[in-house]
Molecule: Glycine riboswitch aptamer
Organism: Gammaproteobacteria bacterium
RNA sequence: UGGGGCUUCUGGAGAGCGGUGGAUUCGCAUCAGUUUCCACCCACCGAAGGGGAGCGGCGUUUGCGAACGCCUGAUCUCUCAGGUCACAGGACAGAAGGGCGG
Numbered sequence: 001u002g003g004g005g006c007u008u009c010u011g012g013a014g015a016g017c018g019g020u021g022g023a024u025u026c027g028c029a030u031c032a033g034u035u036u037c038c039a040c041c042c043a044c045c046g047a048a049g050g051g052g053a054g055c056g057g058c059g060u061u062u063g064c065g066a067a068c069g070c071c072u073g074a075u076c077u078c079u080c081a082g083g084u085c086a087c088a089g090g091a092c093a094g095a096a097g098g099g100c101g102g
Stems, first nucleotide, its partner, number of pairs: 001101002006097006016042001018041006026033001043084003049080001050078003056071006
C1' cells in the first nucleotide's frame, strides 16, 4: 500500500388475504368465530445454497463438410432446496476493522 475469504454496522427485491385437516390461544350454555404452529394439496417467486447449457476456446477423426470429447461467468435459465403479512433470511453494494500477500 492493494483484492478475495473473515468480523461489525448500514442499505437490500420478488411471490397466496388460497384450500383441507390436526394441535393450540382467546372467547364460549351451545353453535359460529379467533391466535399461532404443523402436515398435505393447488397456485406463485428467485437474490441463501444447488443444477444446467450456451457465446467462445482446445483436442481427435476427415479430402471437405461435419461428428465426437473436454473446458466454459452470471443477476441468464431450471425451481431440487428455500421462500410468498411482519420478524427472520437475503445475492449484491457501501463504510470501518482485521488478516494474508507484494